[in-house]
RNA sequence: UCUGCAGGCCGGGUGACCGCGGGCGCCGCGAGGCGCUCGAGGAAAGUCCGGACACCGAAGGGCAGGACGCUGGGGCGAGCCCAGGCGGCGAAAGCCGACGGAAAGUGGAACAGAAAGGAGACCGCCGGCGGCAUAGCUCUAGAGAUGCCGAAGGUAAGGGUGAAAAGGUGGGGUAAGAGCCCACCAGUGUCGUGGCGACACGGCGGCUAGCCAAACCCCGUCCGGUGCAAGGCGAACAGGCUCCGCUACGAGGCGGCCCGCCGAGGAGCCGGGUCAGCUGCACAGAAAGAUGGUCACCCUCGACAGAAUCCGGCUUACAGGCCUGCUAAAGGA
RNA sequence: GGCGGCGUAGCUCAGCUGGUUAGAGCAGCGGAAUCAUAAUCCGAAGGUCGAAGGUUCGAGUCCUUCCGCCGCUA
Numbered sequence: 001u002c003u004g005c006a007g008g009c010c011g012g013g014u015g016a017c018c019g020c021g022g023g024c025g026c027c028g029c030g031a032g033g034c035g036c037u038c039g040a041g042g043a044a045a046g047u048c049c050g051g052a053c054a055c056c057g058a059a060g061g062g063c064a065g066g067a068c069g070c071u072g073g074g075g076c077g078a079g080c081c082c083a084g085g086c087g088g089c090g091a092a093a094g095c096c097g098a099c100g101g102a103a104a105g106u107g108g109a110a111c112a113g114a115a116a117g118g119a120g121a122c123c124g125c126c127g128g129c130g131g132c133a134u135a136g137c138u139c140u141a142g143a144g145a146u147g148c149c150g151a152a153g154g155u156a157a158g159g160g161u162g163a164a165a166a167g168g169u170g171g172g173g174u175a176a177g178a179g180c181c182c183a184c185c186a187g188u189g190u191c192g193u194g195g196c197g198a199c200a201c202g203g204c205g206g207c208u209a210g211c212c213a214a215a216c217c218c219c220g221u222c223c224g225g226u227g228c229a230a231g232g233c234g235a236a237c238a239g240g241c242u243c244c245g246c247u248a249c250g251a252g253g254c255g256g257c258c259c260g261c262c263g264a265g266g267a268g269c270c271g272g273g274u275c276a277g278c279u280g281c282a283c284a285g286a287a288a289g290a291u292g293g294u295c296a297c298c299c300u301c302g303a304c305a306g307a308a309u310c311c312g313g314c315u316u317a318c319a320g321g322c323c324u325g326c327u328a329a330a331g332g333a
Numbered sequence: 334g335g336c337g338g339c340g341u342a343g344c345u346c347a348g349c350u351g352g353u354u355a356g357a358g359c360a361g362c363g364g365a366a367u368c369a370u371a372a373u374c375c376g377a378a379g380g381u382c383g384a385a386g387g388u389u390c391g392a393g394u395c396c397u398u399c400c401g402c403c404g405c406u407a
Stems, first nucleotide, its partner, number of pairs: 001329001004326007012298007020039008041304001045315002048313005053227004060259004065223005070084005085099001086097004100218002105216002107212002122159002124155003129150006137144003167185006186208001188205007231279003239270006252262002299302001334406007343359004352390001362376004383399005
């Protein structure tokens, strides 16, 4: 200098003028005016998690249901964060991973293929048996040998099918073959060592136990429901009809069910009233919803996008720029 | 704002416990029939199953993220 990677930060600046919303102060009987000050984001977004807060019934138990899932730690907590292990990708820095269990059970694998899980014999290979052929090779002349055909058998090396064919490679062995035997590798059981642990390394042994749990399921952990349009106060209206229940055979609270608990009022229809007035509500902050515009200069010419109860995370969108560390390559001292 | 649901042919909908090439009705197109039109009969076409990624041998279906639409709630 260049290549890529990781982490952090910024995301137009300055000035003038005109506006908008909140607060405070002053003036004004009031409407309002003047001054000062504050006024969007890293994601305010999606509403995907969790919490605060509030109500339901004290927030209880069980079933059902749901979420999560390597290890250790952090955190009120979570599907979050940090570090590590294992697996995958990359030449490396580094990145990605829903990463418990298939040796509990049930189930699935279409089509193709002989066979889809302790399976299978289509082609091929192999020995024996039976039959036929040979003027061809041998002889003792109807046998050997060779070839063809047939039925039964052995085999899982090779071919073929498939996403996948019952450990892989090599050697021995065999009629041909095969973990049948051996070496190495993979996997697994056990023992030892190291580590808090996931796990790693080594020894020994049996000899191969396949795939799918983002299929049902099993194991472990967690979860009551609702959601600021929660809820509280005030104002206003406060009539009629029907049904259920009223000291327990009990309406209802209770949401998918049961137990348990509370329990005297509750439900429907018609009519009437109110419906952002105050609070909840915030070091931006309402209830028509503010945060903008014009001009001048400068630059790298400005992306994604805008609060609505609050907070912590995650995910998604984002023109461009800056800083730090690291990797690879080339060059120089 | 909060909560819930749905996206499959031009329209309305099926599609099971993942499986071979995603179906039905209507509409539209071509033909038959008719003097002609409609009805009727025959035939063919028309789909990246909202988008992207993942799980699986295999995804309309299962999972995640995003996009669009609808409903409920004072």
Background:
Two RNAs folded together computationally: RNase P RNA and transfer RNA, 407 nucleotides in total. The coordinates come from a structure-prediction model, not an experiment, and the mean pLDDT is 79. Rfam match: Bacterial RNase P class A. Rfam classes the family as a ribozyme.